[in-house]
Context: one part of a larger RNA
RNA sequence: UUGGGCGUAAAGGGUUCGCAGGCGGCUAAACAAGUCAGGUGUGAAAGGUCGAGGCUUAACCUCGGUAAGCAUUUGAAACUGUCUAGCUUGAGUUAAGGAGAGGAAAGAGGAAUUCCUAGUGUAGCGGUGAAAUGCGUAGAGAUUAGGAAGAACACCAGUGGCGAAGGCGCUUCUCUGGACUGUAACUGACGCUGGGGCUCGAAAGCGUGGGGAGCAAACAAGAUUAGAUACCCUGGUAGUCCACGCCGUAAACGAUGAAUACUAGGUGUAGGGGUUGUCAUGACCUCUGUGCCGCCGCUAACGCAUUAAGUAUUCCGCCUGGGGAGUACGGUCGCAAGAUUAAAACUC
Numbered sequence: 001u002u003g004g005g006c007g008u009a010a011a012g013g014g015u016u017c018g019c020a021g022g023c024g025g026c027u028a029a030a031c032a033a034g035u036c037a038g039g040u041g042u043g044a045a046a047g048g049u050c051g052a053g054g055c056u057u058a059a060c061c062u063c064g065g066u067a068a069g070c071a072u073u074u075g076a077a078a079c080u081g082u083c084u085a086g087c088u089u090g091a092g093u094u095a096a097g098g099a100g101a102g103g104a105a106a107g108a109g110g111a112a113u114u115c116c117u118a119g120u121g122u123a124g125c126g127g128u129g130a131a132a133u134g135c136g137u138a139g140a141g142a143u144u145a146g147g148a149a150g151a152a153c154a155c156c157a158g159u160g161g162c163g164a165a166g167g168c169g170c171u172u173c174u175c176u177g178g179a180c181u182g183u184a185a186c187u188g189a190c191g192c193u194g195g196g197g198c199u200c201g202a203a204a205g206c207g208u209g210g211g212g213a214g215c216a217a218a219c220a221a222g223a224u225u226a227g228a229u230a231c232c233c234u235g236g237u238a239g240u241c242c243a244c245g246c247c248g249u250a251a252a253c254g255a256u257g258a259a260u261a262c263u264a265g266g267u268g269u270a271g272g273g274g275u276u277g278u279c280a281u282g283a284c285c286u287c288u289g290u291g292c293c294g295c296c297g298c299u300a301a302c303g304c305a306u307u308a309a310g311u312a313u314u315c316c317g318c319c320u321g322g323g324g325a326g327u328a329c330g331g332u333c334g335c336a337a338g339a340u341u342a343a344a345a346c347u348c
Stems, first nucleotide, its partner, number of pairs: 003320004007302002012316001014200001017197001021193003025087004030082002033080002035076008048066007090190001091187003096181002102176003106172002109153001113149008124135002161168002205246006214240002219235002222232001257315006265293012297304002321348003330341004
């Protein structure tokens, strides 16, 4: 490789787009590359194999038949393919709508926190299991008024919404992506997947320049303790924030790749549409999303169950005993940190 697998045992790529490749709807005609049938040639002999026969049998020997493949030729036309002509169900466009923390930029807002100034006011405040370090008679803490700064947006808030994923939550405006409903006017298979490739990608980290309220790795001090390089406390710097540029990893999780079709129901919820009605609540049907429960079926079990882990097809990725090891070496990328690709000896 084959085979068997990938929710939890090893195994789904973090994610989109997409070149090559693989696969691909319905109808009709043609061709005959694949496919199928026949003929001819070749396929040396020996050997093999099948059927007979000869040595008393066997080994052994003799005779006859025989294969795939390749080449050539004649035909068939269902399927695949090629080509031609069409179709509308897949895909896309369109009239008209409503929903949304989808993205980017600019402005505005209030609560809280800290700091500063001024007033009132006096001896404590703070912190803990208890304390102490710390702050305070140079007037703290408390309280009132004013000012400054940065960061985050209580309630609404919901297994609610949006986004490919990461993720997105005060509010206004501007620019902008996508989905949904629905019309059935248009195109006419334009589709699915996707090796390489490109894009995006939490937090931390890195570079340059800003910013710095709160929080807080490192660090310092106080406690605790046998010790305490911790848990607790008082401080506190990077960082957290912004702009631009890197990094490219996460339990990047639904631990479940994408697409299509089919296969009992029940009940919530979000966004639409339709039918009907005492039209004031409603009832029923339907599409898209998001939950729960539950048959058939599947599963080692747990569980999954129209949002499948069921039944099938297509394409991609990945696994193949544990350790050594996601390591070494080499390559590629990176400023670095490191990332990525990825063994072997040895050992059980």
Small-subunit ribosomal RNA, central domain from an uncultured bacterium, 348 nucleotides, folded computationally.